This is a predicted structure of a 150-nucleotide RNA (FMN riboswitch aptamer (RFN element)) from a Bacteroidales bacterium.
It was read from a public genome assembly, where an Rfam model found it.
Model confidence (mean pLDDT): 81 of 100.
RNA sequence: UGAUUUCUUCGGGGCAGGGUGCCUGCAGCUUUAAGGGCAGCAGAAUUCCCGACCGGCGGUGAAAGUCCGCGACUCGUGUGCGAUUAGGCUCACGACUGAGCUGGUGAAAUUCCGGCACCGACAGAAUAGUCUGGAUGAUAGAAGAAAAAA
Numbered sequence: 001u002g003a004u005u006u007c008u009u010c011g012g013g014g015c016a017g018g019g020u021g022c023c024u025g026c027a028g029c030u031u032u033a034a035g036g037g038c039a040g041c042a043g044a045a046u047u048c049c050c051g052a053c054c055g056g057c058g059g060u061g062a063a064a065g066u067c068c069g070c071g072a073c074u075c076g077u078g079u080g081c082g083a084u085u086a087g088g089c090u091c092a093c094g095a096c097u098g099a100g101c102u103g104g105u106g107a108a109a110u111u112c113c114g115g116c117a118c119c120g121a122c123a124g125a126a127u128a129g130u131c132u133g134g135a136u137g138a139u140a141g142a143a144g145a146a147a148a149a150a
Stems, first nucleotide, its partner, number of pairs: 001150001004147007017050003023043004028038003052130002054120002056070004065118002074095005080089002100116005122133003
C1' cells in the first nucleotide's frame, strides 16, 4: 500500500394565494298519502379548477427529476418462519419500472446559462408527486472504525 471480512453512524423534498362546492349544520317558502320543489346563511378539497412548490443514489470529457444504470413502490415464483377458520413476515430470484427539446458559451455540457415543455407507486376519503398511512420500516449508496491475505 492493501484483496477481503466485520462493525458503527448517516441515508427524500414539496400546495403560498385564489375559485368551485361533494357533503354537513341552521332556519324559511311551497307541495304531498309519501317522496318532493324553490330560494337563503354558515362551514366545507393541501385531492377538483387557476396558480404555487419539490427532485433519492452511482456514473457520464463540465454540475442531470427527463442521458446510462441502481434503489424505492407494485406484482409473481420459490425458500424458511409463524399459524391453523388466519391476516402475515424473512431471504433469494424474476416481472414491472415515468418524463426534454431548443438557442448560447466552451476543448468538452440532452448536465452550465437563456427560453419553452414534461414526469411522479399503493391504500384512505371529494379525484393527491406535495395530506394521512404502511414507514421510528426498507434500500441504492455515503462516511468512519477494526482486523487482515499478499